[in-house]
RNA sequence: GAAGGUAGGCAGGUAGCCGCUCGCGCAGAGCGCGGGAGGAAAGUCCGGGCUGCAGUGAGGCAGGACUCCAGCUAACGGCUGGCCGGAGCGAUCCGAGGGCAAGUGCAACAGAGAGUAGACCGCCGAUGGAUCUUUAUGAGGGGUCAGACCCGCAGACGAUAGAUCGCUGUGCGACCUAUCAUCAGAGGUCAGACCCCUAGAUCACAGGCAAGGGUGAAAGGGUGGGGUAAGAGCCCACCGGUGCCUCCGGCAACGGAGGCAGCCAGGUAAACCCAGUCCGCAGCAAGAAGCACCUGGUACAAGCCUCACAUUCGUGUGCUUCGCUCGAGGCCGCCGGCGACGGCGGUCCCAGAUAAAUGGCUACCCAAGACAGAACCCGGCUUAUCGCCUACCUUCUUGC
RNA sequence: GGGCCCUUAGCUCAGUUGGGAGAGCGCCACGCUGGCAGCGUGGAGGUCACCGGUUCGAGCCCGGUAGGGUCCA
Numbered sequence: 001g002a003a004g005g006u007a008g009g010c011a012g013g014u015a016g017c018c019g020c021u022c023g024c025g026c027a028g029a030g031c032g033c034g035g036g037a038g039g040a041a042a043g044u045c046c047g048g049g050c051u052g053c054a055g056u057g058a059g060g061c062a063g064g065a066c067u068c069c070a071g072c073u074a075a076c077g078g079c080u081g082g083c084c085g086g087a088g089c090g091a092u093c094c095g096a097g098g099g100c101a102a103g104u105g106c107a108a109c110a111g112a113g114a115g116u117a118g119a120c121c122g123c124c125g126a127u128g129g130a131u132c133u134u135u136a137u138g139a140g141g142g143g144u145c146a147g148a149c150c151c152g153c154a155g156a157c158g159a160u161a162g163a164u165c166g167c168u169g170u171g172c173g174a175c176c177u178a179u180c181a182u183c184a185g186a187g188g189u190c191a192g193a194c195c196c197c198u199a200g201a202u203c204a205c206a207g208g209c210a211a212g213g214g215u216g217a218a219a220g221g222g223u224g225g226g227g228u229a230a231g232a233g234c235c236c237a238c239c240g241g242u243g244c245c246u247c248c249g250g251c252a253a254c255g256g257a258g259g260c261a262g263c264c265a266g267g268u269a270a271a272c273c274c275a276g277u278c279c280g281c282a283g284c285a286a287g288a289a290g291c292a293c294c295u296g297g298u299a300c301a302a303g304c305c306u307c308a309c310a311u312u313c314g315u316g317u318g319c320u321u322c323g324c325u326c327g328a329g330g331c332c333g334c335c336g337g338c339g340a341c342g343g344c345g346g347u348c349c350c351a352g353a354u355a356a357a358u359g360g361c362u363a364c365c366c367a368a369g370a371c372a373g374a375a376c377c378c379g380g381c382u383u384a385u386c387g388c389c390u391a392c393c394u395u396c397u398u399g400c
Numbered sequence: 401g402g403g404c405c406c407u408u409a410g411c412u413c414a415g416u417u418g419g420g421a422g423a424g425c426g427c428c429a430c431g432c433u434g435g436c437a438g439c440g441u442g443g444a445g446g447u448c449a450c451c452g453g454u455u456c457g458a459g460c461c462c463g464g465u466a467g468g469g470u471c472c473a
Base pairs, nucleotide, nucleotide: 001396002395003394004393005392006391007390008389009388010387012365013364014363015362016361017360018359020036021035022034023033024032025031026030038371042382043381045380046379047378048377049376050283051282052281053280055309056308057307058306059305060304061303063279064278065277066276067275068082069081070080071079072078083097084095085094086093087092098274099273103272104271105268106267120213121212122209123208124207127206128205129203130202131201132200139198140197141196142195143194144193145192147190148189149188150187151185155183156182158180159179160178161177162176164174165173166172167171221239222238223237224236225235226234240264241263242261243260244259245258246257247256248255249254287322288321289320290319291318292317293316299311329348330347331346332345333344334343335342336341366369401472402471403470404469405468406467407466410425411424412423413422419456427443428442429441430440431439432438449465450464451463452462453461
């Protein structure tokens, strides 16, 4: 210098004038002083406060959510640190990460078979069956030699046609593809000569096999050897996975070492489900009070059930007030902790409307201003967002 | 402000164990008619709102985004 990574921050500024809203004071319907959007105020996806809902309390069912381990927190599906898996050269990032070796279900099409699987091609035909032969001019197997035919592999050369590219351009060259001819012999069929071995041989009918081909997203570990009629974890060695045992490190998830077991178990739980943990339901348009008007009911379980104790009156409509903003609050410092966070001390008060305020104009400056606006409050997550700054780290290049 | 639901052809809607994208009306062409209506035959027309994930496979299951509807004083 270039390309990145992580963490954090800013979100136009200043001045003047005119407005809006809230609070306080003076005061008398105005004046003065002070406050006046955000990191997401958004989506309403989680959690909590608060309020009500059965008269109160307790338990269960149903339903829902979550899911490696340890911690943080008021709580959480959030956050922090770690484990495991994956991505990247790396800094670092990503993971809805319990259980299909509990049960049930699903897998279109293709395929023989889609799950204690299956037999289309293929291999065998040991065993059973059928046929032939039975001591040799015969059958089968093996080796050597030479021959005919089929098929024409890998490849070589050539011809023709076509596509692309190049050039000094209607042609030549390079390269590729297709077809044909020749050579090549990977393979197959048929018959022959000689030598050796064996009494059974043939068929591929029953049947056996799961090695190979083929189908599929997926076909029940991999390589080699033994074994067998042919085969197969059928057996063995090594490798991979899984489970169990022992030791070591760690609070744990887990990691490392050694041993044992052929155990080899397919996918799907963002399918039903199982296990563990947690949750009653609703939401400030919740709800409470006051005033006015109207009405005249006899009660009751939140979705359901059980138990115990207890009560006897209200409902609707309109307006106003409360709920309403001092709070798990902000900032600074010290201490503990790797960290999330916690403790102590100091300091500050920072929107609260109800048709709903937070705006407009002018001037100057710069990096030229994005996404967007409270409506009970708070902690998170997610989504939108112009441009820029700070700190640390990684990789590459260059110079000293 | 808050609760719930929906989005599939031009319109109205089906689509459940996840494997074929469909129906009615409309549109186009042809035929029947002197012509229209009507009927018949045939056909076209799809980003299953969008983005990502789970799965061999997604209209369907899960998460997010956008648009629309409805209820609550």